Predicted 3D model of a 90-nucleotide RNA (c-di-GMP-I riboswitch aptamer) from a Bacillota bacterium. Lineage of the source: Bacteria > Bacillati > Bacillota. The prediction has a mean pLDDT of 91. Its Rfam family is "c-di-GMP-I riboswitch aptamer". Rfam describes the family as follows. GEMM was predicted in a large-scale screen for bacterial structured RNA regulatory elements. Of the family's consensus pairs, 95% are formed in the model.
RNA sequence: CGUGGACCAAGGCAAACCUGAUGAAAAUCAGGGACGCAAAACUACAGGGGCUAACUGCACCGUGCGUGCAUAUGCCAGCCAGUUGCCCAA
Numbered sequence: 001c002g003u004g005g006a007c008c009a010a011g012g013c014a015a016a017c018c019u020g021a022u023g024a025a026a027a028u029c030a031g032g033g034a035c036g037c038a039a040a041a042c043u044a045c046a047g048g049g050g051c052u053a054a055c056u057g058c059a060c061c062g063u064g065c066g067u068g069c070a071u072a073u074g075c076c077a078g079c080c081a082g083u084u085g086c087c088c089a090a
Stems, first nucleotide, its partner, number of pairs: 003089003012037002017032006035078001041083003047080002049076003056070005061064001
């Protein structure tokens, strides 16, 4: 350096759910809480994939802050992934 994740050591993060707040929503933040994670660190402009549909456009009608369809500029990395990294070496 590459590879690996058994052991050792120091630790780290925090699912669901609850409370509060933000947001049209997806979701995010804070507190509580731990399902789990060897990258559950960072990156959404390396790339793929997914979610929402406010604005906008089209259609419909019962004409309404209406319904349906499309769509990201919004969101998700604890979906795949890219980049970086601790310990150790079965």